Predicted 3D model of a 74-nucleotide RNA (transfer RNA) from a Coriobacteriia bacterium.
Taxonomically the source falls in Coriobacteriia (Bacteria, Bacillati, Actinomycetota).
It matches the Rfam family "tRNA". About the family: Transfer RNA (tRNA) molecules are approximately 80 nucleotides in length.
RNA sequence: GGGGGUGUAUUCCAACUGGCAGAGAAGGCGGACUUAAAAUCCGUACAGUGUGGGUUCGAAUCCCACCACCCCUA
Numbered sequence: 001g002g003g004g005g006u007g008u009a010u011u012c013c014a015a016c017u018g019g020c021a022g023a024g025a026a027g028g029c030g031g032a033c034u035u036a037a038a039a040u041c042c043g044u045a046c047a048g049u050g051u052g053g054g055u056u057c058g059a060a061u062c063c064c065a066c067c068a069c070c071c072c073u074a
Stems, first nucleotide, its partner, number of pairs: 001073007010026003013022001019057001028044005050066005
């Protein structure tokens, strides 16, 4: 240099063919239980989706450019 993949909550990870952003796990906070704690149970907060454009009534999802990381290749 060429090709491919990934980017969503504090972290990991879903979102079915464009139509409610949270299915789930860990973590945080509050509570129950306990002599106290751990475990367990209940409740609760946290994202407009890497950035900028485009298409569309409507975009995490499709298109373009760019950024970061990973893989292959010369």